[in-house]
Context: one part of a larger RNA
RNA sequence: CGUAGAAUGUUGAGAAGGCUCUUUCCUAGUACGAGAGGACCGGAAAGAACAAAUCUCUGGUGUACCAGUUGUCCUACCAAGGGCAUUGCUGGGUAGCUAUUAUUUGGCACGGAUAAACGCUGAAAGCAUAUAAGCGUGAAGCCGUCUUCAAGAUUAACAUUCGUUAUAGACCCCUUGUAGAUUACAAGGUUGAUAGGCUCUAUGUGUAAGCAUCGUAAGGUGUUAAGCUGAGGAGUACUAAUCGGUCGAGCG
Numbered sequence: 001c002g003u004a005g006a007a008u009g010u011u012g013a014g015a016a017g018g019c020u021c022u023u024u025c026c027u028a029g030u031a032c033g034a035g036a037g038g039a040c041c042g043g044a045a046a047g048a049a050c051a052a053a054u055c056u057c058u059g060g061u062g063u064a065c066c067a068g069u070u071g072u073c074c075u076a077c078c079a080a081g082g083g084c085a086u087u088g089c090u091g092g093g094u095a096g097c098u099a100u101u102a103u104u105u106g107g108c109a110c111g112g113a114u115a116a117a118c119g120c121u122g123a124a125a126g127c128a129u130a131u132a133a134g135c136g137u138g139a140a141g142c143c144g145u146c147u148u149c150a151a152g153a154u155u156a157a158c159a160u161u162c163g164u165u166a167u168a169g170a171c172c173c174c175u176u177g178u179a180g181a182u183u184a185c186a187a188g189g190u191u192g193a194u195a196g197g198c199u200c201u202a203u204g205u206g207u208a209a210g211c212a213u214c215g216u217a218a219g220g221u222g223u224u225a226a227g228c229u230g231a232g233g234a235g236u237a238c239u240a241a242u243c244g245g246u247c248g249a250g251c252g
Stems, first nucleotide, its partner, number of pairs: 001152001005162006014149004020048007032037001050106005058099004065092005070085006110144003117137004169247004173189005194240003197236005204228002210223005
C1' cells in the first nucleotide's frame, strides 16, 4: 500500500519440523540341532542420543541484600559510621537468568498407495503361466495422522457483533511488564491497583545500635530468634497515569 468501515474469533491452500537407536527379561533353554549352540512371531521393562518446555527440587550466578574482617583517610575525639583498596578480601543469599549438573514431557498407535518380494483368477499358446484384462499381501521409506507458521491463498477466504445522523474504532500522549535493541506485543490510564511510596508478610542474613551488668583489660552476658532485608506475595489512591489532540467508511 492492497484486500473500498471496524473489533473479535476461526478455516487451512501452502510451508517447515518430527518419525531414532540400544540392552535386558518373558514366551523358552521351547522350535531347530548328534552336540555345541539357539530362534521367528508376540509381549514387557530399562536406557542412550536428540528435541522442547520449566525453575518445584539439586546446584551455579546473584558488583543496589545480610554478616565478618585487613590497611588507610574522613565525620574533632570515644563509640558508631562513610570513602578507597578487583565488589578490598571472606562466609552466606531473595527475585530473575540458568545446567544432561536439575525437573517434566516427546517419538506411540492407526489408515491409504507402494518398492523388493510373495500370491489369486487367467488367456494369448485346449497345457502351463502372479499379467496380457482383472484382484490381493507387503517396509524404519512415500501420503496422511502429530507439532509449529500460515488469507499478499491479489483466487486477498469464512463467522459473529458493532458502525456509516460524525460515529464504531484506532492512534498520539502517559504509568508499566508476562514483552522488548528501536518498533512491535501485552497490562493499565481516576468508572483506576499500571508503576512508585506506605503497611503487613515471605525470603535471606544471623542476635543491630543504645543502655545495663561482669571483668584491670581484650572481651562476655542481658535487653534480643534481635536489627536490617533488591527484584517475591497481599492490601492501600498518598504520588504519577492530568487536561486534551489527531485519524476515521468512494463512485453509481